[in-house]
RNA sequence: GGGCGUAUAGCUCAAUGGUAGAGCGCUUGCUCGACACGCAAGAGGUUGAAGGUUCAAUUCCUUCUACGCCCACCA
Numbered sequence: 001g002g003g004c005g006u007a008u009a010g011c012u013c014a015a016u017g018g019u020a021g022a023g024c025g026c027u028u029g030c031u032c033g034a035c036a037c038g039c040a041a042g043a044g045g046u047u048g049a050a051g052g053u054u055c056a057a058u059u060c061c062u063u064c065u066a067c068g069c070c071c072a073c074c075a
Stems, first nucleotide, its partner, number of pairs: 001071007010024004018055001026042005048064005
């Protein structure tokens, strides 16, 4: 330098154009002599950034950033 992949809740990951979800974790309550387990409820997101297309974008297009993989080049 070229190509490909990934980026969404604290963590690991879903969501193929129409209200952003799950598991674990966290908070509160119940349960228990107490803790754990269990049960119920809840909080938590500018979907990496900027633009474009669309009535509508996590999703499609462009550029950029970070990380990873492959190839090439130089020494």

About this RNA
Predicted 3D model of a 75-nucleotide RNA (transfer RNA) from a Patescibacteria group bacterium. NCBI's taxonomy places the organism under Bacteria, Bacteria candidate phyla. Its Rfam family is "tRNA". By type it is a transfer RNA.